The prediction has a mean pLDDT of 80. The RNA shown here (transfer RNA) has 74 nucleotides and comes from a Candidatus Altimarinota bacterium. It matches the Rfam family "tRNA". Lineage of the source: Bacteria > Bacteria candidate phyla > Candidatus Altimarinota. The sequence was found in a public genome assembly.

RNA sequence: GCACGCGUAGCUCAGCUGGAUAGAGCACCGGUCUUCGGAACCGGGGGUCACAGGUUCGAAUCCUGUCGCGUGUA
Numbered sequence: 001g002c003a004c005g006c007g008u009a010g011c012u013c014a015g016c017u018g019g020a021u022a023g024a025g026c027a028c029c030g031g032u033c034u035u036c037g038g039a040a041c042c043g044g045g046g047g048u049c050a051c052a053g054g055u056u057c058g059a060a061u062c063c064u065g066u067c068g069c070g071u072g073u074a
């Protein structure tokens, strides 16, 4: 260089034959409990779905380009 895959919450990921408010676990914050802490239970905050453009009534999902990461290959 070329081919393929991936990019979604602080972390690990699900959701991708387009459809209504974008989710789970852990972490974080508050509460109950406890002498304190931890565990357990209850509740809560946090995302312009890498970026830009396009298609569509409607895009995390489809198309194009850019950036980053990984794998393969001469």
Base pairs, nucleotide, nucleotide: 001073002072003071004070005069006068007067010026011025012024013023019057028044029043030042031041032040050066051065052064053063054062